A computed fold for a 370-nucleotide RNA from a Gammaproteobacteria bacterium, annotated as Bacterial RNase P class A. Rfam family: Bacterial RNase P class A. The family's RNA type in Rfam is ribozyme. The sequence is in RNAcentral, with records from ENA. The model forms 94% of the base pairs in the Rfam consensus. The prediction has a mean pLDDT of 77. A source record names the gene rnpB.
[in-house]
């Protein structure tokens, strides 16, 4: 100088001028005005997918259904998130990548291809030792009946492998070996591992992001949660006034209820219908609208200490957006490596996903050249 891994960090910079929202001062004509000073988007603010806070709403446990979440073990308010091991895969290495419990409960599935796909099978092939038939003097040969699973073929996947023995021919059939399965020992918190012992010939193939079984965890709703102030209309309650006529009911009485006439509206009139009972005040609930929730917090840095790590503990220092038609922006100049994804809306931990490029840092693996 290559190539490649892992962490971390930055996200065009500077200046003028005009602006926008907040907060704090101060001003006086009090207007939601005017002057000054200060703060004013992100690493993902985004998806809204998990997990907490906070609010309301229900709730004695329990238990069913529903739903998640799965290898130890620690961290954490909690988490499916993160650190640290174990176990498998990838990779020459640093390092990456896993949904990694249970298939000897039960039940379903396993295309095409293949004789067979899970009660193993037999297409090519091997075998003719026993048993039958015929042929042959005989060795033998044919053909039944049958034996085999070691070769071939198919398949993602064929029921332990490799070699010796063994046998008609084969086969865990026997043996040694490797593999597996149980049960001990060791070593680890643990998951597991052992070039430890001993026992079985091997005992049922995939698949649980299929149905289910084990173990754990989960109450619903979500800041348009929720809480307070409070108009005009119209409605509900109550008080005073005022309000025809007749008839019944109830009541001691004020009244109160009902029916009918009348009033009123369907443009007038008649029929029919049909609805409604004046005014004044007071009180409660809501609705427009404000106001609080509202941003100082599991908070951000710098040290020191415990920890392998994530992470805890303490000291010190800072205040870093709070809009509600919703602000964080225009403009002009000047420089360069010409600037990606994107834009808060209650908050906080995460994951996922998107992003132009450039910086630091630990490390890995060839070449060359000292």
């Nucleotide at each position: 100088a290559g190539a490649g891994u892992c962490g971390g960090c930055c996200a065009g910079g500077c200046a003028g001028c005009c602006g926008c929202u907040c907060g704090c001062g101060g001003g006086c004509u009090c207007g939601u005005c005017c002057c000054g000073c200060g703060g004013g988007a992100g690493g993902a603010a985004a998806g809204u997918c998990c997990g907490g806070g906070c609010u309301c709403c229900g709730g004695c446990g329990g238990g069913c259904a529903g739903g998640g979440u799965g290898c130890c073990a620690g961290g954490u308010a909690a988490c499916g998130c993160c650190u640290g091991g174990g176990g498998g895969g990838c990779g020459c290495g640093a390092g990456c990548c896993c949904a990694c419990g249970g298939a000897a409960a039960g039940u379903g599935c396993c295309a095409c291809a293949g004789a067979a796909a899970a009660u193993a099978c037999a297409c090519c092939g091997c075998c003719u030792a026993a048993g039958g038939a015929c042929c042959g003097c005989g060795a033998g040969g044919u053909c039944c009946c049958g034996g085999c699973a070691a070769g071939g073929g198919u398949g993602a996947a064929a029921a332990g492998g490799u070699g010796c023995g063994g046998u008609a021919a084969g086969a865990g059939c026997g043996c040694a070996c490797c593999g597996c399965g149980c049960g001990g020992g060791u070593g680890g918190u643990a998951a597991c591992a052992c070039g430890c012992c001993g026992c079985g010939g091997c005992a049922c193939g995939g698949u649980a992001a299929a149905c289910c079984c084990c173990a754990c965890c989960c109450g619903g709703a979500g800041c348009a949660a929720g809480a307070c102030c409070a108009a005009a209309u119209a409605g509900g309650g109550g008080a005073g006034c005022a309000g025809g006529c007749g008839g019944c009911g109830c009541g001691c009485a004020a009244g109160c209820g009902c029916c009918g006439c009348a009033c009123c509206g369907c443009g007038g009139c008649c029929c029919g219908c049909g609805c409604g009972g004046g005014c004044u005040c007071c009180c409660g609930g809501g609705u427009a609208g404000g106001u609080c929730g509202c941003u100082a917090g599991a908070g951000g840095c710098c040290g020191c200490c415990g920890g392998u790590g994530a992470c805890g503990g303490u000291g010190g220092u800072c205040c870093c957006a709070g809009a509600u038609g919703a602000a964080u922006g225009g403009u002009u100049g000047c420089c360069c490596a010409c600037g990606a994804c994107a834009g808060a809306a209650c908050c906080c931990g995460g994951c996922u996903u998107a992003u132009c490029g450039g910086c630091c840092g630990a490390c890995u693996c060839g070449u060359u050249u000292u």